[in-house]
């Protein structure tokens, strides 16, 4: 240098054309003598950046930036 896969909340991790599930964290609240522990409720709408296509984009197409795996 080629080629393949990923990048989505503090961490993990789904969805893969109609304004983003779920787990742990974490705030708050119910319960408790006080806590634990259990329930409840909040917690991303710039989904690595930019740009294109679309009535619409996290989804598709490019371009760049980061990671991993192959090949030389």
């Nucleotide at each position: 240098g080629g080629c393949g896969g990923g990048g989505u909340a503090g961490c993990c991790a789904a969805c893969c054309g109609g304004u983003a599930a779920g787990g742990c964290a974490g705030u708050g609240g119910u319960u408790u003598g006080c806590a634990a522990a259990a329930c409840c409720a909040c917690c991303a709408u710039u989904a690595a950046u930019g740009g294109g296509u679309u009535c619409g984009a996290u989804u598709c197409c490019c371009a760049u930036c980061c990671c991993c795996g192959c090949c030389u």
Molecule: transfer RNA
Organism: Akkermansiaceae bacterium